[in-house]
Context: one part of a larger RNA
RNA sequence: UGACGGGGACCCGCACAAGCGGUGGAGCAUGUGGUUUAAUUCGAAGCAACGCGAAGAACCUUACCAGGUCUUGAGAUCCUGCUGAAUGGGUGGUAAUGCACCCAGACCUUCGGGACAGCAGAGACAGGUGGUGCAUGGUUGUCGUCAGCUCGUGUCGUGAGAUGUUGGGUUAAGUCCCGCAACGAGCGCAACCCUUGUCCUUAGUAGCCAGCAGUCAGAUGGGCACUCUAGGGAGACUGCCAGGGAUAACCUGGAGGAAGGUGGGGAUGACGUCAAAUCAUCAUGCCCCUUAUGAUUUGGGCUACACACGUGCUACAAUGGCGUAAACAAAGGGAAGCGACCCUGUGAAGGUAAGCAAAUCCCAAAAAUAACGUCUCAGUUCGGAUUGUAGUCUGCAACUCGACUACAUGAAGCUGGAAUCGCUAGUAAUCGCGAAUCAGAAUGUCGCGGUGAAUACGUUCCCGGGUCUUGUACA
Numbered sequence: 001u002g003a004c005g006g007g008g009a010c011c012c013g014c015a016c017a018a019g020c021g022g023u024g025g026a027g028c029a030u031g032u033g034g035u036u037u038a039a040u041u042c043g044a045a046g047c048a049a050c051g052c053g054a055a056g057a058a059c060c061u062u063a064c065c066a067g068g069u070c071u072u073g074a075g076a077u078c079c080u081g082c083u084g085a086a087u088g089g090g091u092g093g094u095a096a097u098g099c100a101c102c103c104a105g106a107c108c109u110u111c112g113g114g115a116c117a118g119c120a121g122a123g124a125c126a127g128g129u130g131g132u133g134c135a136u137g138g139u140u141g142u143c144g145u146c147a148g149c150u151c152g153u154g155u156c157g158u159g160a161g162a163u164g165u166u167g168g169g170u171u172a173a174g175u176c177c178c179g180c181a182a183c184g185a186g187c188g189c190a191a192c193c194c195u196u197g198u199c200c201u202u203a204g205u206a207g208c209c210a211g212c213a214g215u216c217a218g219a220u221g222g223g224c225a226c227u228c229u230a231g232g233g234a235g236a237c238u239g240c241c242a243g244g245g246a247u248a249a250c251c252u253g254g255a256g257g258a259a260g261g262u263g264g265g266g267a268u269g270a271c272g273u274c275a276a277a278u279c280a281u282c283a284u285g286c287c288c289c290u291u292a293u294g295a296u297u298u299g300g301g302c303u304a305c306a307c308a309c310g311u312g313c314u315a316c317a318a319u320g321g322c323g324u325a326a327a328c329a330a331a332g333g334g335a336a337g338c339g340a341c342c343c344u345g346u347g348a349a350g351g352u353a354a355g356c357a358a359a360u361c362c363c364a365a366a367a368a369u370a371a372c373g374u375c376u377c378a379g380u381u382c383g384g385a386u387u388g389u390a391g392u393c394u395g396c397a398a399c400u401c402g403a404c405u406a407c408a409u410g411a412a413g414c415u416g417g418a419a420u421c422g423c424u425a426g427u428a429a430u431c432g433c434g435a436a437u438c439a440g441a442a443u444g445u446c447g448c449g450g451u452g453a454a455u456a457c458g459u460u461c462c463c464g465g466g467u468c469u470u471g472u473a474c475a
Base pairs, nucleotide, nucleotide: 001475002474003472004471005470007469008468009467010466011465012464013463015459016458019423020422021421022420023419026314027313028312029311030310031309032308033307034305035304042053043052064300065299066298067297068296069295070294073125077124078123079121080120081119082118083117084116087104088103089102090101091100092099107114108113127289128288130287131286132285136283137282138278139277140276141274143272148187149186150185151184152183153182154163155162156161167178168177169176193266194265195264196263198234199233200232201231202230203229204228207224208223209222212221213220237260240254241253242252243251244250316416320375321374322373323372324371326369332363333362334361337356338355342351343350344349382413387408388407389406390405391404392403393402429451430450431449432448433447434446435445
């Protein structure tokens, strides 16, 4: 100087408390461990691994396993010889690739050849998702959006170092004020950026409709006031008032205001810590393989199942289930695409086909909600697992192993032990909608809006963190 203490003081955080809803019990989905297996590819491991890499494993992916093939190789550069344009199409054969065969097909030229391709040969080489993240770059997590981490000059100390950065106040903040052997400065904080909330202005189609005409319909004429869209601006700064405070910083209350003291949300992550993660995104040193640890193809596996754990979905019902007929969003996507209307089907869907590179057309029905009816507390008109049959769609192909539909079947489950998690406001809870990936395949992920709470006395205690101080057989 740090680190540590079941030492002290002060402070903060959904850390506790006060509340609301969960997990832990059930069924299923998904990940992991274990076991099994020819293989169940590999990585991730307290918080910070476990719906994680994977924004999507039937083949492919795919790295794994069992077979079948190739060896200058699937693809790259270079040399020699032979043959032929390149290229396209077809046939046979195979589990498939490989393989064998046929047809069409002619650019330049100094006639030597060139360009391009195939075969044969020689090697130089290629190739490796093989090892090492404890050899590395790059990227990332975490403490933590915590308020810290340092430097120059000066001063003090023999020195390691100290001071500044400590102290008195204050703040979300090393934020600011005052004091002070310190005076300044840098990286962080804040602001600058995006978004949302109010107003003004410019513009008015594909958006809107107050008044006029008109209609089934903002369909149309007309208009751009309003909504909205997207450019520009205004607005919030403790600016004003009162009180407190040290006449300071600042705090408390008030006015005006759409908004008030950082208005809400996001992006933004200092010096460093964990030999943290990643050699399987990529790059890369060294080591290893080179008729194989490379390449290719068929089938299988990654989907197994006495069990254990994590994360979720659906429930156990009446604040509910079912039926009927009504209402109100936002944000997105669309050409190998979104696909209306109409017809067929109980339905998943199918047939036909309009419009739309989209403020124009389509996906598109929002659902919770409200109204009416029914059920009357039951393993039920709750719950939907499982199973049977018949189908639909995607796709060469749904057996291993897809999603969906109809009918039938109708399991566990009556609110969950010890324990444990999230959340402070348009939040929790609850309700649907969309997108990425994607041929198909979400209860996951990332977004969007609708309805919309309760509680916070307080900081004694648990956990984590910050500052000062103290002790130390620690470095």
This is a predicted structure of a 475-nucleotide part of an RNA (small-subunit ribosomal RNA, 3' major domain) from an uncultured rumen bacterium. Its mean pLDDT, the model's own confidence on a scale to 100, is 82. Rfam family: Bacterial small subunit ribosomal RNA. Its family is annotated with ribosome and structural constituent of ribosome in the Gene Ontology.